[in-house]
RNA sequence: UUCCUGGGGGCGCCAUUGCGAUGGCUGAGACUCCGCACUUUGUGCGGUAACCCUUCGAACCUGAUCCGGGUAAUGCCGGCGAAGGGAAGGAUAAA
Numbered sequence: 001u002u003c004c005u006g007g008g009g010g011c012g013c014c015a016u017u018g019c020g021a022u023g024g025c026u027g028a029g030a031c032u033c034c035g036c037a038c039u040u041u042g043u044g045c046g047g048u049a050a051c052c053c054u055u056c057g058a059a060c061c062u063g064a065u066c067c068g069g070g071u072a073a074u075g076c077c078g079g080c081g082a083a084g085g086g087a088a089g090g091a092u093a094a095a
Stems, first nucleotide, its partner, number of pairs: 002091004006054004012025005033047006060085003066079004
């Protein structure tokens, strides 16, 4: 570095709407499909696809109903911050 097996993780904001959906923003991913439950414009849980991450760990969670900036709006950007947590074994290339 790549591969294999296993594991971890998130699903936000806005507009229109005939409520089926369509479109816009950021992003690797925001949209799949299936099942169950409920107080059924919907919500929650479990599984699954894609995607990201896997201790050399900023994937992701907490702090956080945080601070500053910006936006139509939003973890949108920066700070916080290498702060506290966070999922591993094997094979392989090169040196």